[in-house]
Context: one part of a larger RNA
RNA sequence: GAACGAACGCUGGCGGCGUGGAUUAGGCAUGCAAGUCGAACGAGAAGCCCUUUCUUUCAAUUCUUCGGAAGAGAAAGGGGGGUGGAAAGUGGCGAAAGGGUGAGUAACGCGUGGGCAAUUUGCCUCCAAGUUAGGGAUAGCCUCUGGAAACGGAGGGUAAUACCUUAUGUGGUCGUCUCGAGGCAUCUCGAGACUGUCUAAAGGCGGGGAUCUUUCGGGACCUGCCACUUAGAGAUGAGCCCGCGUCCCAUCAGCUUGUUGGUAAGGUAACGGCUUACCAAGGCUAAAACGGGUAGCUGGACUGAGAGGUUGGUCGGCCACACUGGGACUGAGACACUGCCCAGACUCCUACGUGAGGCUGCAGUCGAGAAUCAUUCGCAAUGCACGAAAGUGCGACGAUGCGACGCCGCGUGCAGGAUGAAGGCCUUCGGGUUGUAAACUGCUGUCAUGGGGGAAAAAUAGCUCAGGCGUUAAUACCGCCAGGGUGUGAUGGUACCCCAAGAGGAAGCCACGGCUAACUCUGUGCCAGCAGCCGCGGUAAUACAGAGGUGGCGAGCGUUGUUC
Numbered sequence: 001g002a003a004c005g006a007a008c009g010c011u012g013g014c015g016g017c018g019u020g021g022a023u024u025a026g027g028c029a030u031g032c033a034a035g036u037c038g039a040a041c042g043a044g045a046a047g048c049c050c051u052u053u054c055u056u057u058c059a060a061u062u063c064u065u066c067g068g069a070a071g072a073g074a075a076a077g078g079g080g081g082g083u084g085g086a087a088a089g090u091g092g093c094g095a096a097a098g099g100g101u102g103a104g105u106a107a108c109g110c111g112u113g114g115g116c117a118a119u120u121u122g123c124c125u126c127c128a129a130g131u132u133a134g135g136g137a138u139a140g141c142c143u144c145u146g147g148a149a150a151c152g153g154a155g156g157g158u159a160a161u162a163c164c165u166u167a168u169g170u171g172g173u174c175g176u177c178u179c180g181a182g183g184c185a186u187c188u189c190g191a192g193a194c195u196g197u198c199u200a201a202a203g204g205c206g207g208g209g210a211u212c213u214u215u216c217g218g219g220a221c222c223u224g225c226c227a228c229u230u231a232g233a234g235a236u237g238a239g240c241c242c243g244c245g246u247c248c249c250a251u252c253a254g255c256u257u258g259u260u261g262g263u264a265a266g267g268u269a270a271c272g273g274c275u276u277a278c279c280a281a282g283g284c285u286a287a288a289a290c291g292g293g294u295a296g297c298u299g300g301a302c303u304g305a306g307a308g309g310u311u312g313g314u315c316g317g318c319c320a321c322a323c324u325g326g327g328a329c330u331g332a333g334a335c336a337c338u339g340c341c342c343a344g345a346c347u348c349c350u351a352c353g354u355g356a357g358g359c360u361g362c363a364g365u366c367g368a369g370a371a372u373c374a375u376u377c378g379c380a381a382u383g384c385a386c387g388a389a390a391g392u393g394c395g396a397c398g399a400u401g402c403g404a405c406g407c408c409g410c411g412u413g414c415a416g417g418a419u420g421a422a423g424g425c426c427u428u429c430g431g432g433u434u435g436u437a438a439a440c441u442g443c444u445g446u447c448a449u450g451g452g453g454g455a456a457a458a459a460u461a462g463c464u465c466a467g468g469c470g471u472u473a474a475u476a477c478c479g480c481c482a483g484g485g486u487g488u489g490a491u492g493g494u495a496c497c498c499c500a501a502g503a504g505g506a507a508g509c510c511a512c513g514g515c516u517a518a519c520u521c522u523g524u525g526c527c528a529g530c531a532g533c534c535g536c537g538g539u540a541a542u543a544c545a546g547a548g549g550u551g552g553c554g555a556g557c558g559u560u561g562u563u564c
Base pairs, nucleotide, nucleotide: 001564002563003562004561006560007559008558009557010556013410014409015408016407017406018405019403020402026366027365028364030363031362032361035093036092037091040090041089047083048082049081050080051079053078054077055076056075057074058073061070062069063068100321101320102319109246110245111244112243113242114241115240116239119238120237124234125233126232128230129229130228133165134164135163141156142155143154144153145152146151171199172198174196175194176193177192178191179190180189181188182187203226204225205224206223207222208221211220212219213218247293248292249291254284255283256282259281260280261279262278263277264276265275266274296318297317298316299315300311301310302309303308323344324343325342326341327340346357347356348355374400376399377398378397382396383394384393385392386391413443414442415441416440423434424433425432426431447505449500450499451498452497453496462486463485464484465483467481468480469479470478508553509552510551511550512549513534514533515532519548520547521546522545523544529536530535
């Protein structure tokens, strides 16, 4: 000199863009952070409508043996039907993404370059073939019942794209055989044959002219879309293996028994001591094993002429973790942050028998600390999940707020103005300086203030209108293409524009002995104090304290810490 996720002191006008728990991976009140699909399924509350149904109350009128009876109609309640669609349930997909943190990890964890002839891949794309016939349950619901609660138990009845049998096998798997091609050792790939072995499925929503059927709702049949099953290929994601690189200590020199290799078996999507049994006695190490300390790695960032040194916050990629330790289940994918089980610590509830919880998500709180923000708004945009779609959800994200924390921009006026005013300071008492600085005169109007305009931009989907093409028996339906109209904004009455008034509301901080730009006076008297180094202060201190002046930077300026 430069830099910082900075902190502290003094000071502080505005805006834009960034950025903000680095310490206790310490404990957490409260709210929200993962749902969605009724076009898979049964059932269906409130509300509204109808009722030639029932009960109760009132009642014009009629009859009357005066006791009463009938009763149009009205109101309330119950029952039945329709509409409606809430909350919950079964089922599917998602919840393994997105978001947070850096505790652990010196490791194939990461970076880079390869390999899998040792693998897998839901959703997506392309291609081939198919979707037969049946069955038994179960939740919700109803009844009874246990418990303080959390949560259950028994019985009854019910649906499905839930579950289970069955048919077929284009195919696929396994086994045997033949042929061809290739390679990198184990071998790999392709084609074919075999009365051989095992193995699938589910429906939903539209449209339709003949024909058949019908409980007149519809169904068979044809057809479109979305689902489903089995294969093959791709894309994407993941898993495993290897070469090289990846901090300090040798005052860590020897380490190792599933250890090193083999055979067999098990296990895995897959290779493998991954696991087990048996056999052999190996394997690593001064080119640093083993041990100890520290640490997430990286694209990058800072500095530097470079070489290098230091660093890894925000943003992108990878990894690891989710109160601590362990475990598996489901699933294409987890050994799963807001899933499950066990143990532990802690907190809460309890009727003492039991139960509940996990902010290293967004806000927020306590603690510790020099120190780090709102318990805000919105799904309008970008994305993600679900859905045929409309749409719904999303503390991802988009926004606003707070903090001079950083970078950048703008302003705090401009021009004229000498009796060089007053005051301050200095003085050799003549004057000098502050200083065109002020006053005063003229002008301007950025920002801030007030008023007005301003849904300008950020956008399509969807709906609708009339076309074209495809599909099809079809001018239905559906899909695609281009066009017209309609159409949605949290930010926000914000940005921006115009008008008004008026210099009005807006300057400080540090230094002045040398290094180092900038000097005098007063006070103090080795005291009080200063100080980055040299050093200053003991009676004339340009070095302490104050003042005037000057220098530097400027909404900042200094100090401290850290790096080069």